[in-house]
This is a predicted structure of a 1481-nucleotide RNA (small-subunit ribosomal RNA) from Tateyamaria sp. The RNAcentral record of the sequence draws on ENA and SILVA.
RNA sequence: AACUUGAGAGUUUGAUCCUGGCUCAGAACGAACGCUGGCGGCACGCCUAACACAUGCAAGUCGAGCGCACCUUCGGGUGAGCGGCGGACGGGUUAGUAACGCGUGGGAACAUACCCUUCUCUAAGGAAUAGCCACUGGAAACGGUGAGUAAUACCUUAUACGCCCUUCGGGGGAAAGAUUUAUCGGAGAUGGAUUGGCCCGCGUUAGAUUAGAUAGUUGGUGGGGUAACGGCCUACCAAGUCUACGAUCUAUAGCUGGUUUUAGAGGAUGAUCAGCAACACUGGGACUGAGACACGGCCCAGACUCCUACGGGAGGCAGCAGUGGGGAAUCUUAGACAAUGGGCGAAAGCCUGAUCUAGCGAUGCCGCGUGAGUGACGAAGGCCUUAGGGUCGUAAAGCUCUUUCGCCAGGGAUGAUAAUGACAGUACCUGGUAAAGAAACCCCGGCUAACUCCGUGCCAGCAGCCGCGGUAAUACGGAGGGGGUUAGCGUUGUUCGGAAUUACUGGGCGUAAAGCGCACGUAGGCGGACUAUUAAGUGAGGGGUGAAAUCCCAGGGCUCAACCCUGGAACUGCCUCUCAUACUGGUAGUCUUGAGUUCGAGAGAGGUGAGUGGAAUUCCGAGUGUAGAGGUGAAAUUCGUAGAUAUUCGGAGGAACACCAGUGGCGAAGGCGGCUCACUGGCUCGAUACUGACGCUGAGGUGCGAAAGUGUGGGGAGCAAACAGGAUUAGAUACCCUGGUAGUCCACACCGUAAACGAUGAAUGCCAGUCGUCAGCAAGUAUACUUGUUGGUGACACACCUAACGGAUUAAGCAUUCCGCCUGGGGAGUACGGUCGCAAGAUUAAAACUCAAAGGAAUUGACGGGGGCCCGCACAAGCGGUGGAGCAUGUGGUUUAAUUCGAAGCAACGCGAAGAACCUUACCAGCUCUUGACAUACCAAUCGCGAUUGGGGGAGACCCCUUUCUUCAGUUCGGCUGGAUUGGAUACAGGUGCUGCAUGGCUGUCGUCAGCUCGUGUCGUGAGAUGUUGGGUUAAGUCCCGCAACGAGCGCAACCCCUGCCCUUAGUUACCAUCAUUAAGUUGGGUACUCUAGGGGGACUGCCGGUGACAAGCCGGAGGAAGGUGGGGAUGACGUCAAGUCAUCAUGGCCCUUACGGGCUGGGCUACACACGUGCUACAAUGGCGGUGACAGUGGGCAGCGAUGGGGCGACCCUGAGCUAAUCUCCAAAAACCGUCUCAGUUCGGAUUGUUCUCUGCAACUCGAGAGCAUGAAGUCGGAAUCGCUAGUAAUCGCGUAUCAGCAUGACGCGGUGAAUACGUUCCCGGGCCUUGUACACACCGCCCGUCACACCAUGGGAGUUGGCUUUACCCGAAGACGGUGCGCUAACUUCGGAGGCAGCCGGCCACGGUAAGGUCAGCGACUGGGGUGAAGUCGUAACAAGGUAGCCGUAGGGGAACCUGCGGCUGGAUCACCUCCUUU
Repeated sequence: AACUUGAGAGUUUGAUCCUGGCUCAGAACGAACGCUGGCGGCACGCCUAACACAUGCAAGUCGAGCGCACCUUCGGGUGAGCGGCGGACGGGUUAGUAACGCGUGGGAACAUACCCUUCUCUAAGGAAUAGCCACUGGAAACGGUGAGUAAUACCUUAUACGCCCUUCGGGGGAAAGAUUUAUCGGAGAUGGAUUGGCCCGCGUUAGAUUAGAUAGUUGGUGGGGUAACGGCCUACCAAGUCUACGAUCUAUAGCUGGUUUUAGAGGAUGAUCAGCAACACUGGGACUGAGACACGGCCCAGACUCCUACGGGAGGCAGCAGUGGGGAAUCUUAGACAAUGGGCGAAAGCCUGAUCUAGCGAUGCCGCGUGAGUGACGAAGGCCUUAGGGUCGUAAAGCUCUUUCGCCAGGGAUGAUAAUGACAGUACCUGGUAAAGAAACCCCGGCUAACUCCGUGCCAGCAGCCGCGGUAAUACGGAGGGGGUUAGCGUUGUUCGGAAUUACUGGGCGUAAAGCGCACGUAGGCGGACUAUUAAGUGAGGGGUGAAAUCCCAGGGCUCAACCCUGGAACUGCCUCUCAUACUGGUAGUCUUGAGUUCGAGAGAGGUGAGUGGAAUUCCGAGUGUAGAGGUGAAAUUCGUAGAUAUUCGGAGGAACACCAGUGGCGAAGGCGGCUCACUGGCUCGAUACUGACGCUGAGGUGCGAAAGUGUGGGGAGCAAACAGGAUUAGAUACCCUGGUAGUCCACACCGUAAACGAUGAAUGCCAGUCGUCAGCAAGUAUACUUGUUGGUGACACACCUAACGGAUUAAGCAUUCCGCCUGGGGAGUACGGUCGCAAGAUUAAAACUCAAAGGAAUUGACGGGGGCCCGCACAAGCGGUGGAGCAUGUGGUUUAAUUCGAAGCAACGCGAAGAACCUUACCAGCUCUUGACAUACCAAUCGCGAUUGGGGGAGACCCCUUUCUUCAGUUCGGCUGGAUUGGAUACAGGUGCUGCAUGGCUGUCGUCAGCUCGUGUCGUGAGAUGUUGGGUUAAGUCCCGCAACGAGCGCAACCCCUGCCCUUAGUUACCAUCAUUAAGUUGGGUACUCUAGGGGGACUGCCGGUGACAAGCCGGAGGAAGGUGGGGAUGACGUCAAGUCAUCAUGGCCCUUACGGGCUGGGCUACACACGUGCUACAAUGGCGGUGACAGUGGGCAGCGAUGGGGCGACCCUGAGCUAAUCUCCAAAAACCGUCUCAGUUCGGAUUGUUCUCUGCAACUCGAGAGCAUGAAGUCGGAAUCGCUAGUAAUCGCGUAUCAGCAUGACGCGGUGAAUACGUUCCCGGGCCUUGUACACACCGCCCGUCACACCAUGGGAGUUGGCUUUACCCGAAGACGGUGCGCUAACUUCGGAGGCAGCCGGCCACGGUAAGGUCAGCGACUGGGGUGAAGUCGUAACAAGGUAGCCGUAGGGGAACCUGCGGCUGGAUCACCUCCUUU
């Protein structure tokens, strides 16, 4: 010195806290498997078949006990026997055993060979028998008969200090010699040591779905037996004994020191080493012996194997090696007795698979090595790359060194002592050799250290949990790089840990799993005050024991370590002695405060029985009276002219008791309600006296216990499961309606369950308050109150507790005592078994399998067939439409060679498309080109390019020939530069190909709705809340006030544009009042007016009154062109819809490359049984037609607008002035007004068709627009449904423009004429705020339940069948010991009678075996029941929101199914109203 020790993480959710399971990181292993493998030391190595074993070995020794035979170097040796000692040790294994088997500590009634100590003795005799010899049986194993022999083999006698027995007289019992001088022996006895047998206390697995077990059983007496006590055995007697502190039964198991894990307490385990036990092929048995019921002994039975001449025999590796088998799996048929130990022997010695060694195996622990130094702005190569570089990487190569290990050679131990060494020429030492011979495995999404590329494309695969993979995978596979460990590394399995997840240390039970429905009470547990005593618990000290090894500490030895040695500490335990006496217990005594008793009062739906009362419903009788009544959302079934309903009177009968009535009362709970009486339980208050801890709780047990249900007998008015009918509905086995039976009621007897709830067990003590209420008592006085107090019953709230919600003296606070219960979800409160019940069923109560969650509270959203407030052409009030017709246009569908593509509720559908005959054009058919129609770079050639005439081929693109014109720019004058064209080759071009779910940009939509957020602070464990809610107000989160908030940002508003009034500046192409002039603002003139386009002013609730809160604001008024945002536009917060667009454009990835690219001709996008959207024109008189002919504005115009004049019926044509526009022109405005028509398929309507033309254009067939003549469909105001609009709006009328050669009923603009209505917010739709419920969060287009169908899995029942274990009864009865007998046989002794012995026979006991009847466990099993899982199945929609009939619990009936209905109960029900109470003012 033996002290220094405790880590968490992932996963339930949109997010949070909690509960709770699952999983991971650690350590260990007699391990196995995969990949890999250099050396050494120390350990370890059949966990499975206690399965079967070939072969060899594992127990012999002694001649100093004895005879005989043989050999001999004469010393001696060898051999089989007799005899002695040892084969009971050592070695193996763990089957059995739940037991005095083991562990620990004690005990008395014992034995103990060899060993030690002490004492005594060792005398006299005798008869046999193996070997050997002869004969003989048998295949063998093994014998038989006869003759003869020895002993330390056997027997008799004698003796007995001490020994044993005893009736105290007595009786009984021994020996062995050897060899030669000293020992070794032998016998009896004493003591010891050692070892063993026996007994006892305590400890020692699980199951109660094992509750009763036991006849030698428990005890006694006599006897027997044993080394010894004992029912150990036997006869008799008694009826005991064990058991809830778990007997018996079943299952499993050798126990311990220890090992492993752990902070510890615990848990798991019982290889190697050590102690004990048991076993030895299976079962039984004894013999011998000091010791065995005996691993390598015997007998019997059985199974198996072997030999055989078929008569009969032999065998037992759970000893060491080894073989087969089983298995995921576990070694050599080695060496030696050198050491340590054992047996025998006097000894030499012999034997020893004990042991010591070696071999094999990375099985484990420990140690070492596979090189060291230097070496580049960094080789090659690989990988990545933003293409610059980075990284592998000082890594390599190269240079300079070293030699541990290995290999070669030499020397060479300790272990041994005088000698003897298997290991072994080993360890170790020395020398030599050459970087030479020596690195792998797992991982890299998080947990968890470590990242990129490629491939793959929900495939292949990974995975411990969460999870990854559907074309950009750090998660699959490969590569590069990195991380970890290292001769190992991973995986699997098992144990402990983490897990406080069984909680003793150290958990919980209101809502997460969990308080028995309630009480009484047995055992048990716990228990008030004081005193004395005791010393069991408790504390202190001492003694004994707690084997060794192990662990720990200090030293020491192998080079270190592992390993080993020495000493210590420790072994937390048990036994025992002494002391202490506070507390607990025991004993004795006392006390009154706990508990109870007595007296006096009090309240009450407490219970039981009997009687009695009125109201109402129904029924019956009678009267009045007439056509309906009843019922519902609306109806019908039903009742009624045979008189209902209604109404009046009378009667019958049953059930329930309005108002009072109240978080009021009583009761243990269930529960209890008209009134009266009788009996009766409990409680409260006040007071005195008494008993004296008599108390609390309470496993089992007993009793009570709503409703439903059951049995028997009554009763039956109303209500009402089942049932019937009518409705509703897609269906409606329901909700609604009309009927209606059990039942509901009474008596007796069962049942024993409920959301039996305060989801809160009972009892006691303590810990702030305030305000109600019920029952008492006391005091004070204002006589109606106040104060105090006891016991109930409520509300709020502090400390404290709680995950939060909440609880809070009636605790869920702080403590104590006792009981019950919980340990993830499902399977399941189910199966089987037991108990109870008439039954229904109740109670007790699992497992296989399956999932990674299930759950509680609270938060933010979203949603509700929840609530409140508010807004919007949302409804209502109006006007006009659509939906019906014809046509136009878009879409779907169909068709097609193609009918290119996109858009899809609102928010696709006169949309992209502001204009498809060619072009466009992306589609189809055919033809055609391949560096390309287009870009950049390179080479060569030509200097232009281009324009132009004619001809040929072709559908054209294109190809071939030809005429004419023109002859690039700069320049340092160098074929230098630039530019262009042509040709060539390669990089590349090109793609309206795919993915809008890879994207940018742009856009739609909620919505011009009023919202969306942040900083700091505060509150909450937290998600979050507050601010942003509230009272008012607004179009508005607009503003005001209040407030744990104070401020701020994006939105709103304003700032911008147009328009409405005025002023000012300017005055051409505009204008014309005044003057002149003309056909004419035509011209002069003018700039007043209009107008144009620049700049200003103006409107701000500014003023007044009212109202409001003295606010914000609102209402009204004045003034004003305009009044409360004047009107219109632009402007679109945070975000939602994986909204739309890869075909505007851009772009990642993928795909095509003589084609998915480019060009051309023709066709198609224009099709047509049909359906839908958006429009136009109509159906006519507010109109058609004819006529007259007035008044706009926005815009456009040079490849243009085009006046004027002329022609044509007309579209239009010819002519061509003016105008690049306030100048010219398009340009005619139309509705209006006048006349006519007179209600018709028309003088409405114009589709369709025929024909003749016009225009544009290369071109009008598919496929343009227009005109003339002729034709004259449908249609007479439109079903269900649906759209727009609130004022210069709707409606109606025309005009213009973009695109455009031509083509508008569309789109975008412009002006003319010009209404009606809005009571209002109940309802529909959309939206905003607050609140509430939620099982939703992909957010109600959500979630989710059950049947049925299919597949798979485990499981219950099941006629039976197979096997194991076990019980009882009976039969059989080997070997054996015991008892009896013993006539046969018989050496020792003999008193010759015999005794004794042996064989034989008999008996009970008994193994194996058999029969019968059970019990129990397991396997299989036609068929069958439910359960679980799965994929996009089927039917419905039960639950979550008031889930559309609130839900749930118990019970009963019914139904395809979820479920429905009745009765009673609960709130774990929303909403509204009322009542009561509380809080605030």

Its mean pLDDT, the model's own confidence on a scale to 100, is 84.